[in-house]
RNA sequence: CGCAGGGUGGAGCAGCUGGCAGCUCGCAAGGUUCAUUCCCUUGAGGUCGGCGGUUCGAAUCCGUCCCCUGCUA
Repeated sequence: CGCAGGGUGGAGCAGCUGGCAGCUCGCAAGGUUCAUUCCCUUGAGGUCGGCGGUUCGAAUCCGUCCCCUGCUA
C1' cells in the first nucleotide's frame, strides 16, 4: 500500500430490507433489613468516531477522513 471486521452512556454489547436509541453490569436515591449483602422500584448519564450527501425522516444508505483489530505483502 491492499483486503476484511469494528467505533453506540463509565464498562461490555444489541438495535442496520431508514421511522420517537435499548439490554446487562456499574453509579445515585428510595423501599426492605437491627445492619450490610441480596432483592424490588425509580433516576442520572449517549445529539450513535468526524465532516458532507441522499431522504419528509439516517445509528442504519452513499462519499471522504480519523482511530482500533486481523489477514496479506